[in-house]
Context: one part of a larger RNA
RNA sequence: CUGGGCGUAAAGGGCGCGUAGGCGGUCUGUUAAGUCGGAUGUGAAAUGUAAGGGCUCAACCCUUAACGUGCAUCCGAUACUGAUAGACUUGAGUACGGAAGAGGUAAGUGGAAUUCCUAGUGUAGCGGUGAAAUGCGUAGAUAUUAGGAGGAACACCAGUGGCGAAGGCGACUUACUGGGCCGUAACUGACGCUGAGGCGCGAAAGCGUGGGGAGCAAACAGGAUUAGAUACCCUGGUAGUCCACGCCGUAAACGAUGAGUACUAGGUGUUGGGUAUAUUGAUAUAUUCGGUGCCGCAGUUAACACAAUAAGUACUCCGCCUGGGGAGUACGAUCGCAAGAUUGAAACUC
Numbered sequence: 001c002u003g004g005g006c007g008u009a010a011a012g013g014g015c016g017c018g019u020a021g022g023c024g025g026u027c028u029g030u031u032a033a034g035u036c037g038g039a040u041g042u043g044a045a046a047u048g049u050a051a052g053g054g055c056u057c058a059a060c061c062c063u064u065a066a067c068g069u070g071c072a073u074c075c076g077a078u079a080c081u082g083a084u085a086g087a088c089u090u091g092a093g094u095a096c097g098g099a100a101g102a103g104g105u106a107a108g109u110g111g112a113a114u115u116c117c118u119a120g121u122g123u124a125g126c127g128g129u130g131a132a133a134u135g136c137g138u139a140g141a142u143a144u145u146a147g148g149a150g151g152a153a154c155a156c157c158a159g160u161g162g163c164g165a166a167g168g169c170g171a172c173u174u175a176c177u178g179g180g181c182c183g184u185a186a187c188u189g190a191c192g193c194u195g196a197g198g199c200g201c202g203a204a205a206g207c208g209u210g211g212g213g214a215g216c217a218a219a220c221a222g223g224a225u226u227a228g229a230u231a232c233c234c235u236g237g238u239a240g241u242c243c244a245c246g247c248c249g250u251a252a253a254c255g256a257u258g259a260g261u262a263c264u265a266g267g268u269g270u271u272g273g274g275u276a277u278a279u280u281g282a283u284a285u286a287u288u289c290g291g292u293g294c295c296g297c298a299g300u301u302a303a304c305a306c307a308a309u310a311a312g313u314a315c316u317c318c319g320c321c322u323g324g325g326g327a328g329u330a331c332g333a334u335c336g337c338a339a340g341a342u343u344g345a346a347a348c349u350c
Base pairs, nucleotide, nucleotide: 003322004321005320006319007304008303012318014201015200016199017198021194022193023192025088026087027086028085029084030083031082033081034080035077036076037075038074039073040072041071042070049065050064051063052062053061054060091191092188093187094186095184096183097182098181103177104176105175106174107173108172109171110154115149116148117147118146119145120144121143125136126135162169163168206247207246208245209244210243211242215241216240220236221235222234223233258317259316260315261314262313263312266295267294268293269292270291271290272289273288274287275286276285277284278283299306300305323350324349325348332343333342334341335340
């Protein structure tokens, strides 16, 4: 390289936007680059192949033929691909009319609870555990009542419910704002799909500067347990967790399953729309489009399982794998304040 693969064996990029590139709907004309046919020239000899011949045979040698899959020029073909001109509407988009939603950003507001402060009542315990102790408490705790402060999170509703590309998103109100879905079929007329590089987003932890700090809680301290106990349990407790701005760029970033299009038995939930029929109506039934679950046939699979949300049948494009260890290491490079991240070997060994 050809190939075979990527749910769990090695292997889908964390996710999007998009450049180059690759691929691309229906009809007609032109062209003839790809493609196909023919002709001519060339494609050295030797080697190799076939037939025949010469050394007694063979190796070896000689003769002839075919081949030489290629290239160039010319003549032709036009189904497909390309180019070009024109047209179309089903792909894609726009418009208009609807309904749903924890989609995003900002500002404001609310109640429950924990903690703390002040005051009242009240008295000897409280707390904690397997049992205890450290701890708190006669300087009046715990409990209880009233008032206040402050921070963080939003019980019930809540649902294999919803929204988002992924990360993720859950009190309420307002403002701004993104996307999807359904219906109509008015408009554009292939404007599409994928996407190396690139750009952006990206949980938690961590970092920088400035705030904030109720609860929780790495580190740390003490008490237990234990042979020991640098742990599990308990009492405390600092970074952090929260906010603003800026970095970091990683996760079992998982459906361990890349994106798009088309096709391929059914059954049953749920969610957002539409249509028809019945009904006074709520609603019910049927049907249709979009999402999300479960079961299941064919088919697939090593099995488990997947099964219209495919891991089935096909096509297009990207990423990735190629025995285990060494190793996601070393070196170099790029990025970063750092932590480190990305890219990523070899010797050796089994």
The part of an RNA shown here (small-subunit ribosomal RNA, central domain) has 350 nucleotides and comes from an uncultured bacterium. The full RNA is in RNAcentral, with records from ENA and SILVA.